[in-house]
């Protein structure tokens, strides 16, 4: 000097599942009442922040590691928002050589 894993920022992609039921506010409405608004409690559900696990797999073996697998504690069930990851773009780190 060149320079992998890896971290940052930034723009693009980016799944799934409640128009469920009762209270109470909140809008609307003279009033019966209504409502993809909020919060609370119930019952169904769903995985791809995050977290917890390891039958095969990696490991000779024992500990151990890890997913987009499993759980569903967090979180989430129009849109939107958040999103595992993916791809350009900058930066930043510097292994082995």
């Nucleotide at each position: 000097a060149c320079g992998a894993u890896c971290c940052c920022u930034g723009c693009g992609g980016g799944a799934g599942a409640g128009a469920c039921c009762g209270g109470c506010g909140g809008c609307c409405g003279c009033a019966a009442g209504g409502u993809a608004c909020g919060c609370c409690g119930g019952c169904g559900c769903c995985g791809a922040a995050g977290g917890c696990g390891c039958a095969a797999c990696c490991g000779c073996c024992c500990c151990g590691g890890a997913a987009c697998c499993g759980c569903u504690c967090a979180g989430g069930c129009c849109c939107a928002a958040g999103g595992a990851c993916c791809g350009c773009a900058g930066g930043g780190g510097g292994a082995c050589g």
Predicted 3D model of a 97-nucleotide RNA (Glycine riboswitch aptamer) from Xanthobacter autotrophicus.
RNAcentral records the identical sequence in 2 taxa.